[in-house]
Molecule: glmS glucosamine-6-phosphate activated ribozyme aptamer
Organism: Bacillota bacterium
RNA sequence: CAGUAGACUGAAGCGCCUGGACUUGGCCCCCAGCCAAGUUGACGCGGAUGAGGGUUUAGCGAAGCAUUCGGCGGGUGGCCCUCCGGCGUCCUGAACCGCCGUUAACGACCUGACAAAUCCGGCAAGCGAUUGCCGGGACAAUAGGGUCCGGCUCAGGGAA
Numbered sequence: 001c002a003g004u005a006g007a008c009u010g011a012a013g014c015g016c017c018u019g020g021a022c023u024u025g026g027c028c029c030c031c032a033g034c035c036a037a038g039u040u041g042a043c044g045c046g047g048a049u050g051a052g053g054g055u056u057u058a059g060c061g062a063a064g065c066a067u068u069c070g071g072c073g074g075g076u077g078g079c080c081c082u083c084c085g086g087c088g089u090c091c092u093g094a095a096c097c098g099c100c101g102u103u104a105a106c107g108a109c110c111u112g113a114c115a116a117a118u119c120c121g122g123c124a125a126g127c128g129a130u131u132g133c134c135g136g137g138a139c140a141a142u143a144g145g146g147u148c149c150g151g152c153u154c155a156g157g158g159a160a
């Protein structure tokens, strides 16, 4: 130095790059094109799983107006099946049925706080494309909360 093996650290707009775009150098009379080496390739907010399996383009807005394009992997999302569990008009119960998943019906309506980048001003690194950092000033929607609204299986009881 290389290879192999092992250990540790690191995550969900998270990780990666063989396309594209861009930069530098070279080839080329120039252009076009080719080669090599690089750069870029998602701004925050929200979200964790009953158990097992399957499937899938995985919520919300901001910025921008081809590059947050395209591709690969992953993923707290969605849907389906089985089991288990919770709830199901006043009470008890839960075989069927329905809706859900331990914050354990649904629908409708009302309400609804809080960002970061972009931007501006600077510093540093690099030939450059770009990258990192400091300061300033803003601007969201999901979420969440509420409602004397709609409406809610079966058996027994009660009420009427």
Stems, first nucleotide, its partner, number of pairs: 014073004019069001020040008043061003050083007084101005090157005106150002108147004119136007